[in-house]
Transfer RNA from Candidatus Kapaibacterium sp., 78 nucleotides, folded computationally.
Its Rfam family is "tRNA". It is annotated as a transfer RNA.

């Protein structure tokens, strides 16, 4: 350096494509109840404004377009 993917809660993901009431789900984590205690099972709860920034648009996790990371392919020599 050149092309391609990926970025959403603590982990892991859907949701974008086709823009629309309060952004989900699974483990996790808090609380209570069950249990002698652990585990484990009900039931309740609580956490992110969606890498960043600008733009479009009445309205943007979604769409442009730059730019950060991180991933993969290729660029070299014969």
């Nucleotide at each position: 350096c050149g092309g391609g993917g990926u970025g959403u809660a603590g982990c892991g993901c859907a949701g974008c494509c086709u823009g629309g009431u309060u952004a989900g789900c699974g483990c996790a984590c808090c609380u209570g109840c069950u249990u002698u205690g652990g585990g484990a099972g009900c039931a309740g709860g609580g956490g992110g404004u969606c890498g960043u920034g600008u733009g479009u648009u009445c309205g943007a996790a979604u769409c442009a377009c730059a730019c950060c990371a991180c991933c993969c392919c290729g660029a070299c020599c014969a």
It was read from a public genome assembly.